[in-house]
RNA sequence: CUUCGAUAAAGGCAAACUUGCCGAAAGGCAGGGACGCAAAGCUACGGGUCUAAGGUUCCAAGUACGAACUAUGACCGCCGGGCCGCCGAA
Repeated sequence: CUUCGAUAAAGGCAAACUUGCCGAAAGGCAGGGACGCAAAGCUACGGGUCUAAGGUUCCAAGUACGAACUAUGACCGCCGGGCCGCCGAA
């Protein structure tokens, strides 16, 4: 440096659920909690998924309510790419 994760050690992260806060929502942050994870570290670059405040169109004109589309909002614990990295083995 490359490939791999059988074994060991040191440790790390934390799904669901839940409490508080933020947010229109999706979701995020913090505490509790562990289903799992060898990149479950970082990055929305490609695909995908979620949401639709605002916008556009329709409906309506008793102006409401509502419907469709839309990311500029999210998810890296959906897949791929990029960057960085612990221990061990070959």